């Protein structure tokens, strides 16, 4: 000085003028489009609805199949597909960063072209033995997974003995598999000792283990105003519900067509697994205590614009609550932090 | 706000338990005609919306993202 990842973070104050939405209080000439005052008023994603859960209702939320989700191990939490701490792969010279990480000696598929042969094979080659031979070779039978070549992937890998050639046939190392012992809570890890080897695919079926009932604030509760309790199918020989089917349970309206009301009112609604600050317990997510703090809840829907100054490299960028909270992802400008790389100088 | 479903060739749509994708109509060329139609022949064709991932292979299989359709008011 330049570059790459990654983390932060998602900006603050103050004052003029014009405004918008809610609450509250006041005032008057109040049959109100009246006037004024206070105090409040978007995010880290409020967004994608992908996972969790809380609420509400489905009469009860049942057995069985059938589907769905998740998958290393401990642990955190209301829950989780999130966190957090480890373990093993992977990748890096290192810091470190990354991984949908259960089973392929349960069983079943699939491995296109290509190669002989894709899971049990001999095309080329090597070797052995028998016939022939015009002595170059040729047939033919058996051995052989070292050598060729095919392919993404070819029968543990390398190195030496050994053999007629060969091969875990034998021997050493690695790799896997199995006992054992030892440490760990576990995942796994280190030491012995065996017999030698078992292709890839589970983000194909499936197996194992864990966990799962639906719907969703347009959910529901009361109150109100209007209308044809109007036509058609079906229905105690069981409609319609309990997400799918069966079985159990329940028991009378229930599907479409018309017809009314105008986006009717009031509750659900926002104090909550809440912030925030100390103290304490843990590596740590977090957990107990204590003190503080209240901070949008409306309707198709406000929370805006404008100078000016100060601070700041910069006053941007992404984006706008709609029941409520944990989280994931996606979006998103720039200093600072950290760790790594290049290149000048010293 | 919720809830569901969809993207393939100019349109309208199949498809596949992964091994390289069709059918119609359209468009092109020809034949027939005096010249079109209609008929015969015959031909081309794609980022299987993007972007990652798993795999030896991805339109299909997981993830994540854009777009585009659709359904839910309330009484009796």
């Nucleotide at each position: 000085a330049g570059g790459g990842c990654g983390u932060g973070g998602c900006a603050g104050g103050c004052g003029g003028c014009c405004g918008c939405u809610g609450u509250c209080c006041c005032c008057c000439a109040c049959g109100g489009c009246g006037g004024g005052g206070a105090g409040a008023g978007a995010g880290g994603a409020a967004a994608g609805u992908c996972c969790g859960g809380g609420c509400u209702c489905c009469g009860u939320a049942g057995g069985g199949c059938a589907g769905g989700a998740c998958g290393c191990u401990g642990g955190a939490u209301a829950a989780c597909g999130u966190c957090c701490a480890g373990u093993g792969g992977g990748c890096g010279c290192a810091a470190g960063c990354u991984c949908a990480a259960g089973g392929a000696a349960a069983g079943u598929g699939c491995c296109a072209c290509a190669g002989a042969a894709a899971c049990a094979u001999a095309c080329c080659g090597c070797c052995g033995g028998c016939g022939u031979u015009c002595c170059g070779g040729c047939g033919c039978c058996g051995g052989u997974a070292a050598g060729g070549g095919u392919g993404a992937a070819a029968a543990g890998g390398u190195g030496g003995g050994g053999u007629a050639a060969g091969g875990g046939c034998c021997c050493a190392c690695c790799a896997g598999c199995c006992g054992u012992c030892g440490g760990g809570u576990g995942a796994c890890c280190g030491g012995c000792g065996g017999g030698c080897u078992a292709g890839g695919u589970a983000a194909a079926c499936c197996c194992c283990g864990u966990c799962c009932g639906g719907a969703g604030c347009a959910a529901g509760a009361c109150c109100g105003a209007a209308u044809a309790g109007g036509g058609a199918g079906g229905g105690a020989u069981g409609a319609g519900g309990c997400g799918g089917c069966c079985c159990g349970c329940u028991g009378a309206c229930c599907u479409c067509c018309g017809g009314g009301u105008a986006c009717g009112g009031u509750c659900g609604c926002u104090u909550g697994a809440g912030g925030u600050c100390c103290g304490u317990c843990g590596c740590g997510a977090g957990g107990c205590g204590g003190a503080u703090c209240c901070u949008a809840g409306a309707g198709a829907a406000a929370u805006g614009g404008u100078c000016g100054c100060c601070u700041u490299c910069g006053a941007u960028a992404c984006a706008g609550a709609a029941c409520c909270c944990g989280g994931c992802u996606u979006a998103c400008g720039a200093a600072g932090c950290g760790c790594c790389c290049u290149c000048c100088g010293c | 706000g919720g809830c569901g479903g969809g993207a393939u060739a100019g349109c309208u749509c199949a498809g596949u338990a992964g091994g390289u994708a069709g059918a119609g109509c359209a468009a092109c060329g020809g034949a027939c005609u005096g010249a079109a139609a209609a008929u015969c022949c015959g031909u081309g064709u794609g980022u299987c919306c993007c972007c990652a991932g798993u795999u030896c292979a991805a339109u299909u299989c997981u993830g994540g993202g854009u777009c585009c359709c659709g359904c839910c008011a309330c009484c009796a």
About this RNA
Predicted 3D model of RNase P RNA and transfer RNA as a complex of 422 nucleotides. It holds a member of the Rfam family "Bacterial RNase P class A". It is annotated as a ribozyme. Its mean pLDDT, the model's own confidence on a scale to 100, is 75.